RNA sequence: UCUCGAUAAAGGCAAACCUGGUGAAAACCAGUGACGCAAAGCUAAAGGGGCUAAGGUGUGAAUAUCACACUACGCCAGCCAGUUACCGAA
Numbered sequence: 001u002c003u004c005g006a007u008a009a010a011g012g013c014a015a016a017c018c019u020g021g022u023g024a025a026a027a028c029c030a031g032u033g034a035c036g037c038a039a040a041g042c043u044a045a046a047g048g049g050g051c052u053a054a055g056g057u058g059u060g061a062a063u064a065u066c067a068c069a070c071u072a073c074g075c076c077a078g079c080c081a082g083u084u085a086c087c088g089a090a
Base pairs, nucleotide, nucleotide: 004088005087012037013036018031019030020029021028022027035078041083042082043081047080048079049076050075051074055071056070057069058068059067060066061065
């Protein structure tokens, strides 16, 4: 340095539920709370994957809008990935 990851040390993060807020939604923020995590740090403008569909487009009904399909310019890093990093037993 690379790989690896202890019933080690010091610390760290915080799923679901609930409360309040933002948002069309997905989701996010704060509080609470710990399911878990060795990158559960960062990156959604490298890339794959996933979620949502306000707006837009199309179709069908029939004029007031409604239903359905597609669509990210909205999201997810706790899906993979990229990148940086603490500790050091085997």